[in-house]
Molecule: Bacterial RNase P class A
Organism: Gymnodinialimonas ceratoperidinii
RNA sequence: GUGGAGGGCUGGAUGGCCGCGUGCGCGUGCCCCUUGGGGUGCGUGUUCGAGGAAAGUCCGGACUCCCUGGAGCAAAGGUGCCGGGUAACGCCCGGGCGGAGCAAUCCGACGGAAAGCGCCACAGAAAACAGACCGCCCCUCGCACCGCUCUGCGGUACGGCGGGUAAGGGUGAAACGGUGGGGUAAGAGCCCACCGGGGGGCUGGCAACAGCGCCCGCAUGGCAAGCCCCACCCGGGAGCAAUGCCGAAUAGGGAUCGCAUUAUGGGAGGCUUCAUCCCCGCGGUCCGGGUUGGCAGCUGGAGCGCAUGGGUGACCAUGCGCCGAGAGGAAUGGUCAUCCAGGCCGGGGGCAACCUCGGCUGGACAAAAUCCGGCUUACAAGCUCUCCACGCGU
Numbered sequence: 001g002u003g004g005a006g007g008g009c010u011g012g013a014u015g016g017c018c019g020c021g022u023g024c025g026c027g028u029g030c031c032c033c034u035u036g037g038g039g040u041g042c043g044u045g046u047u048c049g050a051g052g053a054a055a056g057u058c059c060g061g062a063c064u065c066c067c068u069g070g071a072g073c074a075a076a077g078g079u080g081c082c083g084g085g086u087a088a089c090g091c092c093c094g095g096g097c098g099g100a101g102c103a104a105u106c107c108g109a110c111g112g113a114a115a116g117c118g119c120c121a122c123a124g125a126a127a128a129c130a131g132a133c134c135g136c137c138c139c140u141c142g143c144a145c146c147g148c149u150c151u152g153c154g155g156u157a158c159g160g161c162g163g164g165u166a167a168g169g170g171u172g173a174a175a176c177g178g179u180g181g182g183g184u185a186a187g188a189g190c191c192c193a194c195c196g197g198g199g200g201g202c203u204g205g206c207a208a209c210a211g212c213g214c215c216c217g218c219a220u221g222g223c224a225a226g227c228c229c230c231a232c233c234c235g236g237g238a239g240c241a242a243u244g245c246c247g248a249a250u251a252g253g254g255a256u257c258g259c260a261u262u263a264u265g266g267g268a269g270g271c272u273u274c275a276u277c278c279c280c281g282c283g284g285u286c287c288g289g290g291u292u293g294g295c296a297g298c299u300g301g302a303g304c305g306c307a308u309g310g311g312u313g314a315c316c317a318u319g320c321g322c323c324g325a326g327a328g329g330a331a332u333g334g335u336c337a338u339c340c341a342g343g344c345c346g347g348g349g350g351c352a353a354c355c356u357c358g359g360c361u362g363g364a365c366a367a368a369a370u371c372c373g374g375c376u377u378a379c380a381a382g383c384u385c386u387c388c389a390c391g392c393g394u
Base pairs, nucleotide, nucleotide: 001390002389003388004387005386006385007384008383009382010381012339013338014337015336016335017334018333020049021048023046024045025044026043027042028041029040030039031038032037033036051365055376056375058374059373060372061371062370063239064238065237066236067235068275069274070273071272072271073270077233078232079231080230081095082094083093084092085091096110097108098107099106100105111229112228116227117226118223119222120221133169134168135165136164137163138162140160141159142158144156145155146154147153148152177195178194179193180192181191182190196218197216198215199214201212202211203210204209243296244295245294246293253287254286255285256284257283258282259281265279266278267277268276303322304321305320306319307318308317309316310315340363342361343360344359345358346357347356348355349354
């Protein structure tokens, strides 16, 4: 210098004018209560006022309510190499294995197919305890030709019956281990060497797993994002329009009392069990209700920044400092000027890269709605760190 890999960060700046929402203060009008406050309106000053994804709502939680409570079981759902982090996770970190890449690095639903069931399209002879289309080989028969020591024997080619084989061809995503040698009529783990595979052992590692001997000619193809098996996790449902409080009336509702009734019964988040609770109806008394609206929940939190220490790291601990929207049918906006990136056009200089002057244009994706931790997706332009490969120079 060219090409590439992995992170981190920013997400226009300043000012003027006009506006919006919240909190606080001041002034003032009206209303209410026995003199001080409260409510409400207006004006004014001041504070604060979107994001890295606020998004998709896909996971995991906090919080709230409903389903009686505990234990066990089952179902459903989820996760799925190993170890760690975390409140938790399907997230993150580190490692193993497999694949891609020269490498940095990236990708992986990555438990079990000798528990069972099921499926394997098309093509192909055959798709699972297989099969023989072409081919190769053997025996035998027929026929043709050739040779000979000629009523016979041998050889070659073709065709038929029967048999062997799975080396080679061909089909397929996949063909019952692969390569080489020996062997054979031709072949074949039939035999041998190496590779692969299975079993068992030793060593290293917390583990996944790896390495090294030994034994076994090989014995079980693939699919579990098909059922299933194994291990682990988990009560279920609804979600801040949750939920609580204030607040007219009616109905439904609740408590209690009396009468009546019965029950070794029946019922209560799938089943069992234990505990607990409840029970048709009539009458009396009391409580109570929740439409519009108001208040709370509502933002100080698994918080943020810095430093130190521990850890390879995710992360954790300690100390110091900070407060960064809280609205609610929903404010955070508009406009002007100057500047800063970026783009386009023209002039000048220069071999070129580029420098300089003028003009025009111009800033993405997108926006809180109870709050967190993640993942995924969108994103103009730019800054920065580390690493890899190749080339050149020293």